Predicted 3D model of a 395-nucleotide RNA (Bacterial RNase P class A). Model confidence (mean pLDDT): 76 of 100. Rfam family: Bacterial RNase P class A. It is annotated as a ribozyme. Rfam links the family to the GO terms tRNA processing, dimeric ribonuclease P complex and ribonuclease P activity. It was read from a public genome assembly, where an Rfam model found it.
RNA sequence: UAGCAAGUAUGCUCUAUCGCUGCCCGCAAGGGGAGAGGAAAGUCCGAGCAACACAGAGCACCGUACGAGUUAACGGCUCGACGUCCGCAAGGGUGUAGUAGUGUAACAGAAAAUAACCGCCGUGGCGGGGCAGGGGCGGGAGCAAUCCUGCUCGUGCCUUAUUGUAAACGCUUCGGUAAGGGUGAAAAGGUGGGGUAAGAGCCCACCGCGGCGGCAGCAAUGUUCGCUGGCAGUACGCCUUACGGGUUGCAAGACCAUGUAUACCGACAAUUAAGGGUUGCUCGUCCAAUGUCGGGGGGUAGGUUGCUAGAGGCUGUGGGUGACCACAGUCGUAGAUAAAUGAUAGAGGCUCCACUUGUGGAGUACAGAACUCGGCUUAUAGUAUUUGCUAUUAA
Numbered sequence: 001u002a003g004c005a006a007g008u009a010u011g012c013u014c015u016a017u018c019g020c021u022g023c024c025c026g027c028a029a030g031g032g033g034a035g036a037g038g039a040a041a042g043u044c045c046g047a048g049c050a051a052c053a054c055a056g057a058g059c060a061c062c063g064u065a066c067g068a069g070u071u072a073a074c075g076g077c078u079c080g081a082c083g084u085c086c087g088c089a090a091g092g093g094u095g096u097a098g099u100a101g102u103g104u105a106a107c108a109g110a111a112a113a114u115a116a117c118c119g120c121c122g123u124g125g126c127g128g129g130g131c132a133g134g135g136g137c138g139g140g141a142g143c144a145a146u147c148c149u150g151c152u153c154g155u156g157c158c159u160u161a162u163u164g165u166a167a168a169c170g171c172u173u174c175g176g177u178a179a180g181g182g183u184g185a186a187a188a189g190g191u192g193g194g195g196u197a198a199g200a201g202c203c204c205a206c207c208g209c210g211g212c213g214g215c216a217g218c219a220a221u222g223u224u225c226g227c228u229g230g231c232a233g234u235a236c237g238c239c240u241u242a243c244g245g246g247u248u249g250c251a252a253g254a255c256c257a258u259g260u261a262u263a264c265c266g267a268c269a270a271u272u273a274a275g276g277g278u279u280g281c282u283c284g285u286c287c288a289a290u291g292u293c294g295g296g297g298g299g300u301a302g303g304u305u306g307c308u309a310g311a312g313g314c315u316g317u318g319g320g321u322g323a324c325c326a327c328a329g330u331c332g333u334a335g336a337u338a339a340a341u342g343a344u345a346g347a348g349g350c351u352c353c354a355c356u357u358g359u360g361g362a363g364u365a366c367a368g369a370a371c372u373c374g375g376c377u378u379a380u381a382g383u384a385u386u387u388g389c390u391a392u393u394a395a
Stems, first nucleotide, its partner, number of pairs: 001391010012348007020035002023032003037366001041377002044375005049249004061245005066080005081096006097240002101238005117181002119177004124172004128159005134153008189207006208231001209229005214223003253305004262297001264295006275287004312331008349364007
């Protein structure tokens, strides 16, 4: 210098005028002061708070699942362990309880765990072939014994054989074989040697893997240490184990309460025309009923509260690898309710473009509190900055 990796901070400013929502002062007029974010967003996880529910236990359901730590808590965060993938690297992605039992295996392939399709090996059979020797029937030679030769029928051995001569193998039965080929995401540890009919952890050496012990570590785990075992399939589930989980969500909830209607209570008035009890019936009597006034509970509109000082921010010191923690100092920082936080004008930053080089033009991200916190995730123009890696150049 170029290209990257992991982060961090900031993310427009000022003035004037007019508005909007709270607060304070004032009898009033008016005056003063405050007023969106790093994510206020998604509402994903965890808490506080509140109402309701709840003897205790189990099952079911849901969630979490390497270790240690951190915290009010967490599925977050930090540090660490191991596997795997990407990257030359800095670094990044992804995963991790148990395996006792059990299920499934696209396509391809003989087979997806009682592996034999091809190939290799052994054995038996059939056909062909070779050699050896024998029987039968012919032909020829010879006086004869006998010899030569053709055809045919059995028998024995062999059939690719390094002791040797001749030849040619093909099909098939039953076995052995996981070396080789082929299929697949995955095929029964790897390489070499011995061994074997051919092969194979069958045996051996080395590598890999597992177990026990030692050592290191709180642990996950590691180990260039010792001993030991011939030694494991992969993927997805079911299942098992441990831990956790009541529901709702500030429109939670609490309080005050006008008008109208009214449960209930009391007083008074009027009528017995109607109702009920008492009685066989009538009268009587009791209740109820009607109206006016007063009291009065619940509750609607509305209002108050919950509501913002909180596991708070900032600075410093100390502890810790770190998340984080402790101590000291310091700060006061929205609270609306269908919802205020705005508009206009001017000036200045920053970025881009143009040219006449100091002017003009354009732009200035994502976004908008609603009970409050801790996280996560997602969006975000630009600017500044820390650490690290790779390459190149110069000294």